[in-house]
RNA sequence: UCGUUUGUCGGCUAGGGUUCCGGGCUGCACUGCGCAACCGUCUGGUCCGAGAGCCGACAGUCCCGCUGCCGCUGCGCGGGACUCCACGGAGGGACAAAAGCCCGGGAGGC
Numbered sequence: 001u002c003g004u005u006u007g008u009c010g011g012c013u014a015g016g017g018u019u020c021c022g023g024g025c026u027g028c029a030c031u032g033c034g035c036a037a038c039c040g041u042c043u044g045g046u047c048c049g050a051g052a053g054c055c056g057a058c059a060g061u062c063c064c065g066c067u068g069c070c071g072c073u074g075c076g077c078g079g080g081a082c083u084c085c086a087c088g089g090a091g092g093g094a095c096a097a098a099a100g101c102c103c104g105g106g107a108g109g110c
């Protein structure tokens, strides 16, 4: 200097807000069931949720082998190794809204 698989999905968590549930507070109604506004500076449930967090399943790369006879280079089978590293704004975007989500392994820095 050049090339190079280094990934996908699922679950969970850090975190997040407030559409719904619940809760609070105020008002109305009350035979009984209740209804409405406001509050996320309301612990929670539903919900969103990590490139640099966790777990799992696949997939991938390389190496070594396998097939009664001929042929098998394959999206076949088996075994082994690997799947690394990773500081990061502001601003903008979506959903009800926000965020470690997306822009983004971005800008920038080392």
Base pairs, nucleotide, nucleotide: 007058008057009056010055011054012053015048016047020045021044022042023039024038026036027035028034060082061081062080063079064078065077066076085105087108091103092102093101